[in-house]
Molecule: SAM riboswitch aptamer (S box leader)
Organism: Nosocomiicoccus massiliensis
């Protein structure tokens, strides 16, 4: 870097330090957050997956509970919401709304 699997509508700081203008994956409309302090690094704390316990099952492995020491992760608003397809309802000629699946993005795991 790829490639598979499996997951994104819950959870965690309104007031912790520190920093100084961003910031919400990309593009693009818009829609919020920020000097009443963004990202970013500590500390805090969350529990998403490993990885550790118990319990059912089962011998191909799943599942539920629990813990946070440990590898990663993650802590405004649904992955902010839409662009691509389809269905259905409003309403009347072109929009709103819902829902499904795609394609893209994130975390993890295991292959190369």
């Nucleotide at each position: 870097c790829u490639c598979u699997u499996a997951u994104c509508a819950a959870g965690a700081g309104u007031c912790g330090g520190u920093g100084g203008a961003g910031g919400g994956a990309a593009u693009a409309c818009c829609c919020c957050c920020u000097g009443u302090g963004a990202a970013g690094c500590c500390c805090a704390g969350c529990a998403a997956c490993c990885c550790c316990u118990u319990c059912u099952a089962a011998c191909g492995u799943a599942g539920a509970a629990g813990a946070a020491u440990g590898g990663u992760g993650c802590u405004a608003a649904a992955g902010g919401u839409u662009g691509c397809a389809g269905a259905a309802a409003u309403a009347a000629u072109g929009a709103u709304u819902u829902c499904u699946g795609a394609a893209c993005g994130a975390u993890a795991a295991g292959a190369g």